[in-house]
Context: one part of a larger RNA
RNA sequence: UGACGGGGACCCGCACAAGCGGUGGAGCAUGUGGUUUAAUUCGACGCAACGCGAAGAACCUUACCUGGGUUUGACAUCCCUGGCCAACCCCUGAAAGGGGGCUUCUUCUUCGGAAGCUCGGUGACAGGUGCUGCAUGGCUGUCGUCAGCUCGUGUCGUGAGAUGUUGGGUUAAGUCCCGCAACGAGCGCAACCCUUGUCCUUAGUUGCCAGCGGUUCGGCCGGGAACUCUAAGGAGACUGCCGGUGUCAAGCCGGAGGAAGGUGGGGAUGACGUCAAGUCCUCAUGGCCUUUAUAUCCAGGGCUACACACGUGCUACAAUGGGGAGGACAAAGAGAUGCAAUGUCGCGAGGCCUAGCCAAUCUCAAAAACCUCUUCUCAGUUCGGAUUGCAGUCUGCAACUCGACUGCAUGAAGUUGGAAUCGCUAGUAAUCGUGGAUCAGAACGCCACGGUGAAUACGUUCCCGGGCCUUGUACA
Numbered sequence: 001u002g003a004c005g006g007g008g009a010c011c012c013g014c015a016c017a018a019g020c021g022g023u024g025g026a027g028c029a030u031g032u033g034g035u036u037u038a039a040u041u042c043g044a045c046g047c048a049a050c051g052c053g054a055a056g057a058a059c060c061u062u063a064c065c066u067g068g069g070u071u072u073g074a075c076a077u078c079c080c081u082g083g084c085c086a087a088c089c090c091c092u093g094a095a096a097g098g099g100g101g102c103u104u105c106u107u108c109u110u111c112g113g114a115a116g117c118u119c120g121g122u123g124a125c126a127g128g129u130g131c132u133g134c135a136u137g138g139c140u141g142u143c144g145u146c147a148g149c150u151c152g153u154g155u156c157g158u159g160a161g162a163u164g165u166u167g168g169g170u171u172a173a174g175u176c177c178c179g180c181a182a183c184g185a186g187c188g189c190a191a192c193c194c195u196u197g198u199c200c201u202u203a204g205u206u207g208c209c210a211g212c213g214g215u216u217c218g219g220c221c222g223g224g225a226a227c228u229c230u231a232a233g234g235a236g237a238c239u240g241c242c243g244g245u246g247u248c249a250a251g252c253c254g255g256a257g258g259a260a261g262g263u264g265g266g267g268a269u270g271a272c273g274u275c276a277a278g279u280c281c282u283c284a285u286g287g288c289c290u291u292u293a294u295a296u297c298c299a300g301g302g303c304u305a306c307a308c309a310c311g312u313g314c315u316a317c318a319a320u321g322g323g324g325a326g327g328a329c330a331a332a333g334a335g336a337u338g339c340a341a342u343g344u345c346g347c348g349a350g351g352c353c354u355a356g357c358c359a360a361u362c363u364c365a366a367a368a369a370c371c372u373c374u375u376c377u378c379a380g381u382u383c384g385g386a387u388u389g390c391a392g393u394c395u396g397c398a399a400c401u402c403g404a405c406u407g408c409a410u411g412a413a414g415u416u417g418g419a420a421u422c423g424c425u426a427g428u429a430a431u432c433g434u435g436g437a438u439c440a441g442a443a444c445g446c447c448a449c450g451g452u453g454a455a456u457a458c459g460u461u462c463c464c465g466g467g468c469c470u471u472g473u474a475c476a
Stems, first nucleotide, its partner, number of pairs: 001476002003473003007470002010467004015460002019424005026315008034306002042053002064301007073125001077124002079121002082118003086103001088101005106115003127290002130288003136284002138279003141275001143273001148187006154163003167178003193267004198235007208224002212222003238261001241255005317417001321376007333364003338357002343352003383414001388409007430452007
């Protein structure tokens, strides 16, 4: 100087407390461990691994296993030789591959050749999702959006170092003020950026419809440019004003005006560093290893197994509910190998014909919870839907291993969950649907969107994590 202390002082955080809803019990989904297996490819392991890499394993993917093949190779450059690329057909085979037939004879040219494609050959070499993340780059997680981390000159100390950065206030903040052997500066904080909340100007189609007219009653038409909205430019908030308080400070408390008030809400933004944290399987790369195999092609299988254990979720256990009928209100997205209206067939998943739309125009598209009427009457039930049987639909060469969905039948556990444990402070929790990426098909996951919309916070004694000062130390 640090680190540590079941030392001290001060402060903060959904850290506790006050509340609301969960997990832990059930069924299923999904990941992991274990076990099994020819293989169940690999990585990730407290927080910070476990719906994680994977924004999507039937084949492919695919790295694994079994079997069948190839060896200058599936891919790149160079050299030599031959052909011209290529299309179609037959045999064999699970395919890869092997054998054969038929058609055809590239472009440019200074006629030497050159360019492109390709069969074959030789070796230089290719190849490796093989090992090492403890050889590395790059990228990322984490403490933590915590308020810290340092430097120059000066001064002090023999020196390691100290000072500044400590102290008194204050702040979300090393934020600012005052003081001070310090004076300044840098990386962080804040601001500048995006979005949302109010207004103005400009603009008016595909969007809008106040007033006027028409109307098939649909902004549909004439028309309008007000309103909504869209999207470009501006205005607006700065403790600016008033009162109190405070050291005539920084600030704090209350008030006015205002759409908004003290960082208005949300996002992006992550200092010096820590964990030899993660990744050699994104990519790049040193070294090592392999080279008729640890490379490469193909078929089938596996990654989907199942006495069990754990994590994360979904659906429930019902009446604030289940069923039936009718009625209302979003936002944000996506669409040409696409989204598909209307019509029609089917109980339905869907099928058929097809309008429109490269989309403020057309389509996906029905929002759901909600409201009104009605039924059920507390039961393992008209709750709950697992499981299983049969019949189907769709995608796709192909749904057996191993897809999603539909109809009929079946109708399991489950009556609110032990010890323990998680999230959340406001348009939040809870609850309700909607869309998207990936994607032929395949979400209860992920990402985004809106609808309805709470309770509680006395307080900082305690648990956890962190900041600052101080103290002890046989630790570095």
Small-subunit ribosomal RNA, 3' major domain from an uncultured prokaryote, 476 nucleotides, folded computationally.
Its mean pLDDT, the model's own confidence on a scale to 100, is 85.